[in-house]
RNA sequence: GAGUUUGAUCAUGGCUCAGGACGAACGCUGGCGGCGUGCUUAACACAUGCAAGUCGAACGGGAACCUUUAUUUCGGUAAAGGAGAGAGUGGCAAACGGGUGAGUAACACGUAGGCAACCUGCCGACAGGAUGGGGACAACAUUCCGAAAGGAAUGCUAAUACCGAAUGGAGUCCGAGGAUGGCAUCAUCCUUGGAUCAAAGAUGGCCUCUGAAUAUGCUAUCGCCUGUCGAUGGGCCUGCGUCUGAUUAGCCAGUUGGCGGGGUAACGGCCCACCAAAGCGACGAUCAGUAGCCGGUCUGAGAGGAUGAACGGCCACAUUGGGACUGAGACACGGCCCAGACUCCUACGGGAGGCAGCAGUGGGGAAUCUUCCACAAUGGGCGAAAGCCUGAUGGAGCAACGCCGCGUGAGUGAAGAAGGUCUUCGGAUCGUAAAGCUCUGUUGCACGGGACGAAAACUGGGUUUGAAAACAUUGAACCUGGGUGACGGUACCGAGCGAGGAAGCCACGGCUAACUACGUGCCAGCAGCCGCGGUAAUACGUAGGUGGCGAGCGUUGUCCGGAAUUAUUGGGCGUAAAGGGAGCGCAGGCGGACAUAUAAGUCCAUCUUAAAAGUGCGGGGCUCAACCCCGUGAGGGGAUGGAAACUGUAUGCCUUGAGUGCAGGAGAGGAAAGCGGAAUUCCCAGUGUAGCGGUGAAAUGCGUAGAUAUUGGGAGGAACACUAGUGGCGAAGGCGGCUUUCUGGACUGUAACUGACGCUGAGGCUCGAAAGCCAGGGGAGCGAACCGGGAUUAGAUACCCCGGUAGUCCUGGCCGUAAACGAUGAAUGUUAGGUGUAUGAGGUAUCGACCCCUCCUGUGCCGGAGUUAACGCAAUAAGCAUUCCGUCUGGGGAGUACGGUCGCAAGAUUGAAACUCAAAGGAAUUGAUGGGGGCCCGCACAAGCGGUGGAGUAUGUGGUUUAAUUCGAUGUAAUGCGAAGAACGUUACCAGGGAUUGACAUUGAGUGAAAGAGCUAGAGAUAGCUCCCUCCCUUCGGGGACACGAAAACAGGUGGUGCAUGGCUGUCGUCAGCUUGUGUUGUGAGAUGUUGGGUUAAGUCCAGCAACGAGCGCAACCCCUGUCCUUUGUUGCCAGCGCGUAAUGGUGGGAACUCAAAGGAGACUGCCGCGGAGAAUGCGGAGGAAGGCGGGGAUGAAGUCAAGUCAUCAUGCCCCUUAUGUCGUGGGCUACACACGUACUACAAUGGGAUGGACAGAGGGAAGUGAAGGCGCGAGCCGGAGCGGACCCCACAAACCUUCCCCCUGUUCGGAUUGCUGGCUGCGAACCCGCCUGCAUGAAGUCGGAAAUCGCUAGUAAUCGCAGGUCAGCUUACUGCGGUAAAUACGUUCCCGGGCCUUGCCCACUCCGCCCGUCA
Repeated sequence: GAGUUUGAUCAUGGCUCAGGACGAACGCUGGCGGCGUGCUUAACACAUGCAAGUCGAACGGGAACCUUUAUUUCGGUAAAGGAGAGAGUGGCAAACGGGUGAGUAACACGUAGGCAACCUGCCGACAGGAUGGGGACAACAUUCCGAAAGGAAUGCUAAUACCGAAUGGAGUCCGAGGAUGGCAUCAUCCUUGGAUCAAAGAUGGCCUCUGAAUAUGCUAUCGCCUGUCGAUGGGCCUGCGUCUGAUUAGCCAGUUGGCGGGGUAACGGCCCACCAAAGCGACGAUCAGUAGCCGGUCUGAGAGGAUGAACGGCCACAUUGGGACUGAGACACGGCCCAGACUCCUACGGGAGGCAGCAGUGGGGAAUCUUCCACAAUGGGCGAAAGCCUGAUGGAGCAACGCCGCGUGAGUGAAGAAGGUCUUCGGAUCGUAAAGCUCUGUUGCACGGGACGAAAACUGGGUUUGAAAACAUUGAACCUGGGUGACGGUACCGAGCGAGGAAGCCACGGCUAACUACGUGCCAGCAGCCGCGGUAAUACGUAGGUGGCGAGCGUUGUCCGGAAUUAUUGGGCGUAAAGGGAGCGCAGGCGGACAUAUAAGUCCAUCUUAAAAGUGCGGGGCUCAACCCCGUGAGGGGAUGGAAACUGUAUGCCUUGAGUGCAGGAGAGGAAAGCGGAAUUCCCAGUGUAGCGGUGAAAUGCGUAGAUAUUGGGAGGAACACUAGUGGCGAAGGCGGCUUUCUGGACUGUAACUGACGCUGAGGCUCGAAAGCCAGGGGAGCGAACCGGGAUUAGAUACCCCGGUAGUCCUGGCCGUAAACGAUGAAUGUUAGGUGUAUGAGGUAUCGACCCCUCCUGUGCCGGAGUUAACGCAAUAAGCAUUCCGUCUGGGGAGUACGGUCGCAAGAUUGAAACUCAAAGGAAUUGAUGGGGGCCCGCACAAGCGGUGGAGUAUGUGGUUUAAUUCGAUGUAAUGCGAAGAACGUUACCAGGGAUUGACAUUGAGUGAAAGAGCUAGAGAUAGCUCCCUCCCUUCGGGGACACGAAAACAGGUGGUGCAUGGCUGUCGUCAGCUUGUGUUGUGAGAUGUUGGGUUAAGUCCAGCAACGAGCGCAACCCCUGUCCUUUGUUGCCAGCGCGUAAUGGUGGGAACUCAAAGGAGACUGCCGCGGAGAAUGCGGAGGAAGGCGGGGAUGAAGUCAAGUCAUCAUGCCCCUUAUGUCGUGGGCUACACACGUACUACAAUGGGAUGGACAGAGGGAAGUGAAGGCGCGAGCCGGAGCGGACCCCACAAACCUUCCCCCUGUUCGGAUUGCUGGCUGCGAACCCGCCUGCAUGAAGUCGGAAAUCGCUAGUAAUCGCAGGUCAGCUUACUGCGGUAAAUACGUUCCCGGGCCUUGCCCACUCCGCCCGUCA
C1' cells in the first nucleotide's frame, strides 16, 4: 500500500496478501565453473582404523644385520668395529590444538575499572653460581603365582633419576636504625645483626695453559642453580547491563557482621571456635519455567524486533556423580582412584572400555557428506640438528544447500509453409517462430604444451665478522649453486572438430503481470484472504495462447517488515474495547516568585578504551562478480578540564497557591430524643339492608351469624398530601411533617496571621442504593416464592383478579455489589457571547423601598471559534496546555475454570487456556417496514340495492383413473384462462400399421411432362393394373414452371431450458409519482430542488425558500355522446301545396323538421357576491343544452414481481436423426368416490299460463342472407323474389300495457333426469361425443350457515330482450346494443389498499425479515 464487516458511507477493529532472509525440507526439472556451507533431532549407543608424541647430544643396555681379522670338524666359533629395532630409567610435551552446548539467570558473559590481596614452565635482559660426596631402583637374569590383565621374591647396574654436606651475591623470616611516598589497612628503598635455603651435566673441537698425547685440562654451543626486571598467560574483587511468571510475597542459621585461628599463589564464613542478631525484598527477594554469553547475523527509514549455524573471543562439559594426585599450569576428552548405569572378555576366581577428535555404523528424524590424499604450505610438540609426530591444517570427493558468473547460439529469412488452437467461417494466432541461406566457437570433445603457490631448513663453494692461544672448530650476516608440490598433468595457453551435447518451473477471478476452447455439473475438485463449482466455469481438469522467473521454479516451516495492531520516536478510554462506586491518605511522581552557592542531571573540549573479522566509505587482486587484500570512519563506556541558562541540592527572603482568624447569611447535610395531623386496616357500639368487591368481560373472595355504606369511640404500624421548582444540601450512595440538642462542609465580605505548608495518589483505610444473611423486636398497608385459589390461553410454572409468607420498619452485626451514569477520574491555568434560576455582597437613585447596574459561588438552556468518525461537546469542554492515577488492545469461549484472598452463606475480588469464527461492534445515509404519530385518497369501511356460499345443470381446475385422459396458466394478478367454439380433421397424446434425403426448403448429374379418370387388395397409408395423353416462351443456342430421381450436403422436431433471451402481456395503478443538468451543502454514502404554508382529481396551481432550470408522467391535443349553426338531400324525412288508397311518403313534388354524415360554434371560474393573503382556489348565484375534469373511451412514467409465455412468432445453447422427425386408421383430450372457482335456471303471486296490443339500438349477409306463397302440432321442409345493403333479408324485440285463469300448494312454481318419435348440419360419420322439435316422465329446490365473501354512487345497480365474432353444426361463455329503471352516502373511529411528512429499528433475499431456547 491492497483485499475483506455494509444496499451504499465514514470511522473503529481484527484477519489476509504483496518484500526480505534461512545450516532448511518436500515436489517437478537439471549443462558448466568459482567461492562458501553441510546432524538444528538422541549430551542416544558405538564395530574398525587413525587423532600425542619426541629426545641415544641425559642413562644402563642392546636383538636381527653388515664389515674386518683369527680359527675351523667348513656347520660354526671368538675378537674388534659399524649400524641400531623394540622395551626400560630420565627430561620436556601431554592443561595446547580439535569437539560439543548438557548444565548455568550466575561476576557466567559484555563493558569499564581495581589487586597496597596474587601466581606465571618454555622466551628476552641483567647479576651471581655450578664445590665435594653417598646410597638405591627399573631394565636385565633366575624362580614363582594367574585363564588373562597383571603381579611377587631374590640378585646385578647407570644417569641431567634420588639424598645428605659445603658455599651464599641475592631471596625469605625475625630484630634494630633511617629515608621517601600514598589510597584507610599501608607501600617502596637504604644500613646492620641472626637464622635458613642451590645446582648436572652433555656434545663437538683443540693442545695455548695444567698434565702428557688424551683428559681430571682448555674452548664453543646447549643444558643446570639462585635472584631481579620484562613479556606472555592466568587468578581474584567491584560499578553498570543481561528472558518470562505475583494464579510465586515474604526469604535466609554459616544465615549477616565481629574477634581469634586454620587454609590458599592470593582476599574472603572459604573453613572452625566464640560473641552479637543481623542480612535480602514491591527499584520484585525467594520460588518456578526457559536459556550457554558476546563480536555479530536477519529485518527495519529509524527507534526497535527476532536470533546467537559457519568465522572470532569468553565460559562450561567430556558415559553419570564424587575425589584428589602429578605439575609452572588440571581437579585433566584420548591420566589415576571410588561409586552407578551400560557394553565386552572370562578357566567364574577376576578383568577391560568410554568418538560432544577425523572418517564411519546403527538408531532417531522432514533432514545433513568420504571408513579419501598429504605433511608440499601455515601452525604446534620434542630435538643441537637432520628429523619424527600432527584426522590441527592444506587439499580432493559427495550434495543446485546458498551466493556469484557463463552457456544452451547469432544474423537474415513471408509462400506469413505445414501443423496446432480459436473463429462472426471472412479470418486471427503460435509467428521471423520453423525450414532455408550466411556465420560464430563461449562451453563441450579429442590432441599438444603447462604453471603460481617454494620462502626456507639443510647442503657445496666463496666473502665479511665475533669467540678464544687459534692453522682446527663454532656462532652471526651476505653472495652464488644444489635441493623440496598432496592438490595435479589441475588452473591456464595453443591448434582442431562441429549448431552439433545442454530448459525448465510456476501462474493467468480480484488483490497481482498474464484468456480462450473443450470436459465436468455443489460431483470431481480448487482455495493465502474474499471466495469458485447446482449445464454456456477467464476460479475445477485438459489443450492452445499469454505473463513471470530461469538451472532453477514452486510449496511448506520459521523470523522481521507492512502492523501507528503495545504507539519512546508513534495510539487511545461520552456512544466503537477502555474512567476505579466515592472519599481520605503513607510511599512514589510532579510542583509558585526573588537571590546566592554548588555542579548530581545537562552541555563542550582533550585523552583513553571500544580485539580481529564483519557492516559503511575509499582503493587494490583473481578476465567480471561472488570471494580475497589494504586503508579509513562511526555509535557505547571511562578519566581529566571547563560552562552554569534549565532541573536537582543547600541557604535566605516573599505572598499571589494553600491554610487560620474576624463579621455574616442560606440549606430535605448528618446523629439522637420528643411531638403532630390526614389516610388505610382492625376492634367495640349505633343506623341500615342485600348485596359488596373486582375486571376487557368474569370468577375465586366477603356478606342475612347483617357485609358494603354511614356515625361515634378505641388500638396499632408505616409514610409524611399541598408548599415543590432542569430549586437546595452532600464526596458518592443519598437526603423532604414539626420542635429541641449535638455536629460536618461550602459560600460572601474583610485582609489581621502562617509563609509553598501544594496537586495527584500504587498498596492501605473509611463510606457505600436495593436485594440478601445472623440475633432480638415489630408487623397497619404493600407484597417475592415450582405459595393457595380464580381467570386468560393450545398450554400459561406469566401479564389481570382474590388472598398471602419471607421481606419492607427498629436495634446490633455482616455483605460490598448496580445502566453505583453526565455511560465523561482528580487538580491547575487559559480561550467570543446571549439568556434564565438559587444564596450572598456592593453600587446608582431616593425621605425610604421596589425597579436598574456590577461582582463571587452554584445550577440550567442556546450558541461562535475550536474539536469530533459522526452524533454531538462547547468556560460545569468532549477546545488549547501541564501534572498524577486508573484502564483498553478482534468476536465467542468468559467475567467462565483452576489457584489465592475475603465472606456464616449467597457470593465478591483477582482472573486464564484449549477450541472456534472472519468478523463482532460505532455513528450517520437511502430504502423497506411498525398491532408509531400527523395529513389525505379509493365502493376501502359505513349507508343502501342485488348477489355468491345451500339445490339442479353448464363450464374450468385440482385430485383420482387411464394405453392416452397432450401441453401450458396456480394467492390477489390460474381456474366460462390460451380455446372468437376437441364427433373426424383440428391434435401436439395413446395403440396397431408403414416409408427413411424424407410431408416441407436450397443445390444437383440425368430423365420426363405433371396431373386426371376407372378397377382390384387393404382399416388406410400404400401397392398393382387399365384408360387418357404430352406445358409455356424463344433471338432456335437455349431458358422457365412442374414431376421423377442416384449420391450427398441437409431437412424436420408443439423435444429441454421463459432461471440464457428478443418481442408481447399481466400486476402495483390511471396510483402521482420517477428523474436529471448546474449550483449549494456534507470527509462521505447522500441531501437540497421534490421539504414547510395553502390548494387540487393530480409534483394541479399559488406564494415562500440555496436553489435555478429541464425531462418522463398529470392535464390538454384524439374518438363517442349531450345543444346549436352551415353544407348536402338518397335508399332517409314529409311541414306546406297537389294526386291516390280500406290503410301506408304510396306518388308529383318539397329541402322546412327528424335523420344521415362533413365542417364549425359552444364552457373559459368568462360575469356577480362572500371566504381566502388584492394569490392559487373554495362556496353561492346569474345566464346557459351543458358549470367548475359535463359523461364515457383510447392513452399505463421510472420501476417492482428471475411474474407469464421457447406451444403465436423469433432466437442462443443442449438433445433426437430407420426417430423425440413423417404418413395413416382407430381411440383419447368428453373418464368420475370427491373438492374448489365462475355462471345459468329456480324456489314463485312485484309471480306463472293464455289472448290481444305498443315502442329500440347496434350489427351481419354471396360457399351468404333468404322474403312472399304452400306443407307440417313443431323443429323444419318445398320455394325462390329481393339484396354485396339508410332500399332486400336476418327480424315478431322482450320486459311493458289490456283482459281472463291460477289462490299459496312442491303447486298451472321449478325444470333436472329418463323413454319414445322426429328435424337439421356434416363425408354416404352424431356409439363413445352435437343441437333442436313434439309427446310422456316431473328430481333437487320453499331464498340458503350469527362461517365466509363479491359487485355497484346514476341513466349506475337491478331487470328485460336483441345482435355479432368463432363456426358445417353446436354456448347458460365472451364482446357489443338498446328498453324499463332505483335506493343510499351521517361520516373517516375501524378493516383492506395507496400517497406525502415524521419517528423507531440488531431488517437490506428488505417483517413471508431477523432471531432466542428446546427437541430431532
Predicted 3D model of a 1416-nucleotide RNA (small-subunit ribosomal RNA) from an uncultured bacterium. Its mean pLDDT, the model's own confidence on a scale to 100, is 83. It matches the Rfam family "Bacterial small subunit ribosomal RNA". Rfam links the family to the GO terms structural constituent of ribosome and ribosome.